Predicted 3D model of a 683-nucleotide part of an RNA (large-subunit ribosomal RNA, domain II) from Candidatus Peregrinibacteria bacterium RIFCSPLOWO2_01_FULL_48_20. Its mean pLDDT, the model's own confidence on a scale to 100, is 85. The source organism's lineage runs through Bacteria, Bacteria candidate phyla and Candidatus Peregrinibacteriota.
Context: one part of a larger RNA
RNA sequence: ACCAACGAGUUAGCUGUAUGAUGCAAGCCUAAGGGAGUUUAACCCGGAGGCGUAGCGAAAGCGAGUCUUAACCGGCGCCAAGUAUCAUGCACUAGACCCGAAACGGGGUGAGCUACCCAUGGGCAGGUUGAAAAUAGGGUAAAACCUAUUGGAGGACCGAACCAACUUGUAUUGCAAGACAAGUGGAUGACCUGUGGGUAGGAGAGAAAUUCUAAUCGAACUCCGAGAUAGCUGGUUCUCUUCGAAAUAGCUUUCGGGCUAGCCUCAUACUUAUAAUUUUGGGGGGUAGAGCACUAUUUAGGCUAGGGGGCAAAAUAUGUCUACCAAACCUAGAUAAACUUCGAAUACCCAAAACAGUGUAUGGGAGUCAGACGGUGACAGCUAAGUGCCAUCGUCGAGAGGGUAACAGCCCAGAUCGUCAACUAAGGUCCCUAAUAGAAGCUCAGUGGUAAAGGAUGUGAGGAUGCGUAUACAACCAGGAGGUUGGCUUAGAAGCAGCCAUUCCUUCAAAGAGUGCGUAACAGCUCACUGGUCUAUGCGUCCUUGCGCCGAAAAUACAACGGGGCUCAAGCUUCUAACCGAAGUUGCGGGUGCACUUUAUGUGCACGGUAGAAGAGCGUUCCCAUCAGCAGUGAAGUCGGAUUGAGAAGUCCGGUGGAGCGGUGGGAAGUGCAAAUGUUGGU
Numbered sequence: 001a002c003c004a005a006c007g008a009g010u011u012a013g014c015u016g017u018a019u020g021a022u023g024c025a026a027g028c029c030u031a032a033g034g035g036a037g038u039u040u041a042a043c044c045c046g047g048a049g050g051c052g053u054a055g056c057g058a059a060a061g062c063g064a065g066u067c068u069u070a071a072c073c074g075g076c077g078c079c080a081a082g083u084a085u086c087a088u089g090c091a092c093u094a095g096a097c098c099c100g101a102a103a104c105g106g107g108g109u110g111a112g113c114u115a116c117c118c119a120u121g122g123g124c125a126g127g128u129u130g131a132a133a134a135u136a137g138g139g140u141a142a143a144a145c146c147u148a149u150u151g152g153a154g155g156a157c158c159g160a161a162c163c164a165a166c167u168u169g170u171a172u173u174g175c176a177a178g179a180c181a182a183g184u185g186g187a188u189g190a191c192c193u194g195u196g197g198g199u200a201g202g203a204g205a206g207a208a209a210u211u212c213u214a215a216u217c218g219a220a221c222u223c224c225g226a227g228a229u230a231g232c233u234g235g236u237u238c239u240c241u242u243c244g245a246a247a248u249a250g251c252u253u254u255c256g257g258g259c260u261a262g263c264c265u266c267a268u269a270c271u272u273a274u275a276a277u278u279u280u281g282g283g284g285g286g287u288a289g290a291g292c293a294c295u296a297u298u299u300a301g302g303c304u305a306g307g308g309g310g311c312a313a314a315a316u317a318u319g320u321c322u323a324c325c326a327a328a329c330c331u332a333g334a335u336a337a338a339c340u341u342c343g344a345a346u347a348c349c350c351a352a353a354a355c356a357g358u359g360u361a362u363g364g365g366a367g368u369c370a371g372a373c374g375g376u377g378a379c380a381g382c383u384a385a386g387u388g389c390c391a392u393c394g395u396c397g398a399g400a401g402g403g404u405a406a407c408a409g410c411c412c413a414g415a416u417c418g419u420c421a422a423c424u425a426a427g428g429u430c431c432c433u434a435a436u437a438g439a440a441g442c443u444c445a446g447u448g449g450u451a452a453a454g455g456a457u458g459u460g461a462g463g464a465u466g467c468g469u470a471u472a473c474a475a476c477c478a479g480g481a482g483g484u485u486g487g488c489u490u491a492g493a494a495g496c497a498g499c500c501a502u503u504c505c506u507u508c509a510a511a512g513a514g515u516g517c518g519u520a521a522c523a524g525c526u527c528a529c530u531g532g533u534c535u536a537u538g539c540g541u542c543c544u545u546g547c548g549c550c551g552a553a554a555a556u557a558c559a560a561c562g563g564g565g566c567u568c569a570a571g572c573u574u575c576u577a578a579c580c581g582a583a584g585u586u587g588c589g590g591g592u593g594c595a596c597u598u599u600a601u602g603u604g605c606a607c608g609g610u611a612g613a614a615g616a617g618c619g620u621u622c623c624c625a626u627c628a629g630c631a632g633u634g635a636a637g638u639c640g641g642a643u644u645g646a647g648a649a650g651u652c653c654g655g656u657g658g659a660g661c662g663g664u665g666g667g668a669a670g671u672g673c674a675a676a677u678g679u680u681g682g683u
Stems, first nucleotide, its partner, number of pairs: 001683006011094003015091010027051003033045003055062002065076003097235002100232001104225006115199009124189001126158003129154001133150006162186003166183005201217001203213003238617006248261005262368002264365007277354007289342001290340002295336003299332004304326001306325002308322005371396007379388002401412003416590004421586003427580003430564003436577007448566001454550002458547010475533005481506003486500003512527001516525002591607006618672001620669008629661002637656008
């Protein structure tokens, strides 16, 4: 891993409640116990007691009433249905659907591992060093002291056994749940070690590390309390049918849990027109917008108090002026969630009609309380987020099908079943790939098939305006002068560093006190301006607009059309006519539910679905009854085939097998497996 078997809402209660069935009914029922009786169940007593038949009040008490009160009002009641048993749903109490803790408590078992201690034994090759002391000699007044010899101290030295474990390597399903190899440290000591003994679970022991106490230690192991508890995770077994949610509010030591309400379902009753939708009529509103009369903010101008400043004045008085500030007022123009003289669309409320089949109440059973994205309106945030938080609608959730290359939440569309029929939706029609043609334009960028400010003689359309056969625009030829080097400044400043100037005058076809380059300054080149040559459905400038261009850098590889590939497109704009395309719609046939009805081989409507509610069934084991059931002329089981049913499943035939088994009507459950890192076995 696979296969087989096992594996989870059960049972009980002097319990409650609802529904169904049955008995009796203003009543109903017995309990303990007893009688009789017995292979186990029925029968007869037993009314103690329970529920019901009347309530109200704290009570006395009164009573279809009563309490409160002086009384009314008002509160709770009255105008009859219960009770017993069984079944089912749910709740409660119990382990209470099953498995699962870490832990807590109690009693024991452990110091043959290890820690420390006690008792008694054992062990330490060999080599080195050479303390004290002693002896002899020297030395001293005596000592001290010196030398030699002897001596053999030391948590002394080197180094085996022994003990340890610092480094590296090997090993890493190992030789080994800590070893091996080569090195390493201690090796007469706080040394190592044998045997016997002692100390233990909040306790021991500890040269102290939360270290050790049998491969277990921030509290050992074992059995018991015990099926601890688990608002947590996982799992929870046959079929079909009808309906079908929620992810919200309030409260919560509450936020991944609960309770009540909301939303679902089932039953009963009522409403026959109440819900929803549409239309009509009638309402209130202060949002969007708009506006500036109010509140607050604000721009320009005018007018003009006040202030600042100047002047006059001896002066704070007073007068006068103003390139300053400026209230109020006037004119024009603006802003606002907490402004409104105004003011929608929607929404909401009431009524009526149409269409429809729903709504309300009571009771039984739930689930839901993490929601997600998209559109719209706000807030928070950066008018960031696949962000947070509200409102409203949709989809997903619980929704399959078609489109979007792929893609819960987008677009189309809601799957009762069958059908080798038809029509469409979104979206498409060159090939992959079902289906296409035509007309008029645009685009050359593979734009299409990513993006801005900004930039540009890209190109199409429209408009305005200027010049132009008195020859424009461009090009070419020629001129572009004089006063004068204008004045100032300056070393210089001559059109051309800078400053000044009504920048003037003259000659002229025309020529600036000069457009740019240039020089140290001049010079030189050039432009404006003029003449000539040439020649036009011409040449400029500006505005609006369509489609393009640049701006444009990312990490493995084209890689920013799904691909191929596409250019009067297979791109874009506009128009026309076709077609394809879904589980949509239609045709034909079948099923189920509901309603109606002329009761029929009827008609109409409905039938996606998670949590969940409700209903109808299949199969397994056992029991009772029955079939004068089946069976060695072959039961169950098992293998194969055929066949029936909407399904769970059933039946028949053949092989195998070798002794039990079934149909029907009821009853009772150890009643259905794919999942639980499920359990056991097999391979």